[in-house]
RNA sequence: AUUAGAGUUUGAUCCUGGCUCAGGACGAACGCUUGCGGCGUGCCUAAGAAAUGCAAGUCGAACGGGAGAGCAAUCUCUAGUGGCGAACGGUCGCGUAACACGUAAGCAACCUGCCCGAAAGUGGGGGACAACAGUUCGAAAGAACUGCUAAUACCGCAUGUGGUUAGCCGCUCGCAUGAGCGGCUAUCUAAAGCCUUGCGCGCUUUCGGAUGGGCUUGCGGCCUAUCAGGUGGUUGGUGGGGUAACGGCCUACCAAGCCUUUGACGGGUAGCUGGUCUGAGAGGAUGUCCAGCCGGAUUGGGACUGAGAUACGGCCCAGACUCCUACGGGGGGCAGCAAUUAGGAAUCUUGCACAAUGGGCGAAAGCCUGAUGCAGCGACGCCGCGUGAAGGAUGACGGAUUUCGGUCUGUAAACUUCUUUUAUCGGGGACGAAGAAUGUGACGGUACCCGAAGAAUAAGCCCCGGCUAACUACGUGCCAGCAGCCGCGGUAAUACGUAGGGGGCGAGCGUUGUCCGAAGUUACUGGGCGUAAAGCGCGCGUAGGCGGCCAUUUAAGUCUGGGGUGAAAGGUUCCACGCUCAACGUGAACAGUGCCUUGGAUACUGGGUGGCUUGAGUUUGGAAGGGGAAAGCGGAAUUCCAGGUGUAGCGGUGAAAUGCGUAGAUAUCUGGAGGAACACCGAUGGCGAAGGCAGCUUUCUGGUCUCAAACUGACGCUGAGGUGCGAAAGCGUGGGGAGCGAACGGGAUUAGAUACCCCGGUAGUCCACGCCGUAAACGAUGAAUGCUAGGUGUUCGGGGUAUCGACCCCCCGGGUGCCGUCGCUAACGCAGUAAGCAUUCCGCCUGGGGAGUACGGCCGCAAGGUUGAAACUCAAAGGAAUUGACGGGGCCCCGCACAAGCGGUGGAGCAUGUGGAUUAAUUCGUCACUAACCGAAGAACCUUACCCAGGCUUGACAUUGAGUGUAACGGUAUGAAAGUACCGCCCCCCGCAAGGGGCACGAAAACAGGUGUUGCAUGGCUGUCGUCAGCUCGUGUCGUGAGAUGUUGGGUUAAGUCCCGCAACGAGCGCAACCCUCACCGUAUGUUGCCAGCGUAAAGUCGGGAACUCUUACGGAACUGCCCGUGCAAGCGGGAGGAAGGUGGGGAUGACGUCAAGUCGGCAUGGCCCUUACGCCUGGGGCUUCACACAUGCUACAAUGGACGCAACAAAGGGACGCAAGAGCGCGAGCUGGAGCCAAUCCCAAAAAUACGUCCUCAGUUCGGAUUGCAGGCUGCAACUCGCCUGCAUGAAGCCGGAAUCGCUAGUAACCGCAGGUCAGCGAAACUGCGGUGAAUACGUUCCCGGGGCUUGUACACACCGCCCGUCAAGUCACUUGAAUUGUCUGCUCCCGAAGUCGCCGGCCUAACCCCUCGGGGAGGGAGGCGCCGAAGGAU
Repeated sequence: AUUAGAGUUUGAUCCUGGCUCAGGACGAACGCUUGCGGCGUGCCUAAGAAAUGCAAGUCGAACGGGAGAGCAAUCUCUAGUGGCGAACGGUCGCGUAACACGUAAGCAACCUGCCCGAAAGUGGGGGACAACAGUUCGAAAGAACUGCUAAUACCGCAUGUGGUUAGCCGCUCGCAUGAGCGGCUAUCUAAAGCCUUGCGCGCUUUCGGAUGGGCUUGCGGCCUAUCAGGUGGUUGGUGGGGUAACGGCCUACCAAGCCUUUGACGGGUAGCUGGUCUGAGAGGAUGUCCAGCCGGAUUGGGACUGAGAUACGGCCCAGACUCCUACGGGGGGCAGCAAUUAGGAAUCUUGCACAAUGGGCGAAAGCCUGAUGCAGCGACGCCGCGUGAAGGAUGACGGAUUUCGGUCUGUAAACUUCUUUUAUCGGGGACGAAGAAUGUGACGGUACCCGAAGAAUAAGCCCCGGCUAACUACGUGCCAGCAGCCGCGGUAAUACGUAGGGGGCGAGCGUUGUCCGAAGUUACUGGGCGUAAAGCGCGCGUAGGCGGCCAUUUAAGUCUGGGGUGAAAGGUUCCACGCUCAACGUGAACAGUGCCUUGGAUACUGGGUGGCUUGAGUUUGGAAGGGGAAAGCGGAAUUCCAGGUGUAGCGGUGAAAUGCGUAGAUAUCUGGAGGAACACCGAUGGCGAAGGCAGCUUUCUGGUCUCAAACUGACGCUGAGGUGCGAAAGCGUGGGGAGCGAACGGGAUUAGAUACCCCGGUAGUCCACGCCGUAAACGAUGAAUGCUAGGUGUUCGGGGUAUCGACCCCCCGGGUGCCGUCGCUAACGCAGUAAGCAUUCCGCCUGGGGAGUACGGCCGCAAGGUUGAAACUCAAAGGAAUUGACGGGGCCCCGCACAAGCGGUGGAGCAUGUGGAUUAAUUCGUCACUAACCGAAGAACCUUACCCAGGCUUGACAUUGAGUGUAACGGUAUGAAAGUACCGCCCCCCGCAAGGGGCACGAAAACAGGUGUUGCAUGGCUGUCGUCAGCUCGUGUCGUGAGAUGUUGGGUUAAGUCCCGCAACGAGCGCAACCCUCACCGUAUGUUGCCAGCGUAAAGUCGGGAACUCUUACGGAACUGCCCGUGCAAGCGGGAGGAAGGUGGGGAUGACGUCAAGUCGGCAUGGCCCUUACGCCUGGGGCUUCACACAUGCUACAAUGGACGCAACAAAGGGACGCAAGAGCGCGAGCUGGAGCCAAUCCCAAAAAUACGUCCUCAGUUCGGAUUGCAGGCUGCAACUCGCCUGCAUGAAGCCGGAAUCGCUAGUAACCGCAGGUCAGCGAAACUGCGGUGAAUACGUUCCCGGGGCUUGUACACACCGCCCGUCAAGUCACUUGAAUUGUCUGCUCCCGAAGUCGCCGGCCUAACCCCUCGGGGAGGGAGGCGCCGAAGGAU
């Protein structure tokens, strides 16, 4: 000094694992916005192209000439000769994977202009060429010829301190080649002058220094092996050449080397570094500005000059491009500064100045300097400042929202007081300028200072579902849109758009891109591989890595001290300083983890030496074994062949058929043939490295174990490549072929059945030889070594004790199983045979899909194997465990669930409901069970919600209400009615009055109203699972957790009912009980009820009675209490008693929850919608339709019946807008009439089935009653659409109902009637109750349906109505293919061959030097030619 996580796989959990986010950074770009200043920074693309200007000149104190000024001396200017510079500075990053760079060394193998120090010198001559003049050519660029001339230009000679070369002698030194010094001899070798005349500037030689360079080497830093071999000057040597210098640098000859899995060669990409960004660090990424090095200058090649270049603003050649041209020929190179154009998302002024710093030249003045200093443009970045401060509550207006009360915006504003940074204006005004003085400022009238006026000139951007700080309203309605991930949007969106409000940052804010981080997600720090991705199928073994004990030595690794270096800038510092602060800048210290060098230490590792025996191995004895190879032998069975016996079937299956069989099968007996496999033993067992190995015998052969000794002396472990083995299937050649049996044929099954089943059957299975080389080659677990509780089997060997011996018992070693402690693990599990604790080595993994695919390589006869990607796509894919649900999984249990029964439905007619169709409307809802005689316990009007028509608009209804007092009521006209118009009438109470109260009318406005919508916004209520026995909680315990335990288990029950056991102990909601009713009894009560005995003529009618029935209150009674059996218990079975017996019958009562189940049309209610209508009133119509389909019922089909007559027995209800008796009338419905009854009193009221009697006699009937006609009755304003009932007549279908299906277990089913609600009446055959008569059957739980418990599998969790696979169709995207075509890079060979260096020639040309007879000759040089090499070009 220092380490943060989150979202997303699931119903939930833990893990694995990817994706995404929050951070920082930038030479950035884009969108919106923009006040000021400082410091930085600005073509990342086209190393594309290039207008215009500038970017390297200077020296007259080197030289001649010319021009100008001056009277002159002289001064100024400068085209040329000459010198120095132009190799610096500036720019860019193409190339380059290299000694290019970095770092550390070396050169005894080198150079260095200007500069510094030292030594010595600077004598005497010569000949030219520019400029200039003349002539000529050319459009131009430019060029040629003749003539003149100077020098610090050029050339000889002299001198030689020195230096060079060669030889000889000596000394010193070095790791080596060798280096240095001294001496002698020989050889070669210098110079320039100028001025201002002086410590002047130059010139020459030499030595040394400094600076700058050249060369060599160690180490370091990219990707790719789908690039594995590369190399011919290649590697080395010798001679020669060349260079400043070593060197195959070049050349001739000789040798055949050299590099490479520690990655050569090839391909791709890239300037390298100091540094920069990020990171806790280790790392990762990066190389913009600044600095160092390298490389480039239109492309390619080449040299010249020079100290230095193979030269950005020089030269030559070639190519492309471009410009000028008189067409003959010429010119050009911004990757210098500006500017232009192109490209692009994108990157600035054709500015000022040499004042400063620095550079070139000059003696200097000075000149030049797009280096540089400054300014300009751009919020591109960093830093600083401002846009005001204090007070101010009626919490103003406005806006938003609202539950209408309010709340928020909000001290915010207004308003009061104050300040003036910034901007503006005015005044002053620098430092930078230098070691005496003077002079010199681009920036710049800038920074800074003073003053003035005035809150005056100055705020935006993004976000507000979670991650992630911040919420409401409206609009929209899976649309428009959002989105970094998860995901939002289908009518109440905090997720879209807008607004209000809020949050964040702030002259900026967001977005996009890229890098690091988060990512321990490549793991050195710091990961893994049984099941998540991941152990090669198994051996042997090379390289490599790692390696036992003791001693000694060395000092490579290692540790430690010193020295050198690690440029500056940059970094760090609670060190200091300068700009008002900061950014920025200055100084210092530290860091820079590195490299080199030197001294020391020696534990460990390594090297050397010597020894040891425990690792490893060898020998001797013993042992087991399906270890391997070959040869031989055996029996059982199948099949086939021959023969005998024998007769009609056999075979096969779930059942069949194909098939075989009277030409004799199957069966059975005898004989024979052939192939394959080896029953029992046999195993939880043995052997082997794995694959794998099984009858018996023999031969050959590998490995292992054990006991005791001896020997060797670390000889070991692992093992990239390599090599061998390697099931089955398959392939090749040749055999063999009994059984089995892919393919194939046939038969079945099936919707189909290219399957499962059956009958056949070819390859193959077998053998020999050769390939293949893969498997769920699995323990899904690499090999080796050591250590770490136990228990119990089994196999092989050994030991001990005991014994006559064996067994038993105890112990050791090898193998093979099970359980289990610690430990490990995400869990499951592993646990001395580790998945524990450690070490060594190898292999492998890094999200899913694409894909073990494509391409390439290698292998293979082929099949194919091995190695092994990418584009694109998804946000997951996965492991283990949990809770559910599900299973044509298992176990246990229950229910009219099946079975056993009884009666129905489904067929007929009718009724009712529903669908559908129809209609102006046929109002609406309800749809498996759990809709369909359901809402509806009463549709002719009303109801009524629907349709048509006529009307109303504060409304039919509620509240407020100025005002009025004409209320009610009656009437007229009109109308279908509602209504409209009008008339008559002229309120009530208290109070003297004023006034108050009630009631009614009522303008205007608030509002009413809605059966309009949303049951998927809701409340409430209801259905269903299900009256099923379940559903949970607290504490504790277990588990990382979801969760588990309890609630499971053994029994028992109708029951999670109870008992026992148990890491559970308790508790709650459910069950049961408490409630109602029925059944028995008691007490009480006796009217309207009752009547045993008593009285009374019929009648409980009356007197009387209070016993009985009954009434309705309160009690009793039943608890497995008692007995027997059984059981640990709970309980169960049986019995007694009892009206009732094991819940006595029935009812009410419905846990947690499920189905977005049903209902906004019962009611309530949020939101939305309508408001002269989607509200309200009225008349009429409709809900009552009708080819059809379904559901629920009624009546039947008859004789167990029908009809008629007669007779008998209930319960429970209802009755005043009512029930209605007796009586009369009517065939009857009913009518007349009205006693009685507000009902234990009267009435409805007749119960019916039944009993008895008569008729019918099996038929479409004396069954059945539909339908229709006529005539009536009743209700009602009104029975046409569209009521019920009666009488007469009519007399349909139907003779017991296909597939299928429903109810019921006892006072039940079945049959029979009675009553009630609704209601004027009724479509009721419905519903709710009541009683009467009154059965059958249950072996049982295999099956169907539903449910409960435990368990198991699961890829399901909107949960099997789940999930999910493949083809096809349409559209789209990506990749691949595709006739052909194009660009770029590149290898080899050949042709041609520019410039140019080098070499050779050089008959032509030639001032300096030499010779000379002065004619010339020679040396040397040149033009030119030839040759080697050679760019571009061409061919293949």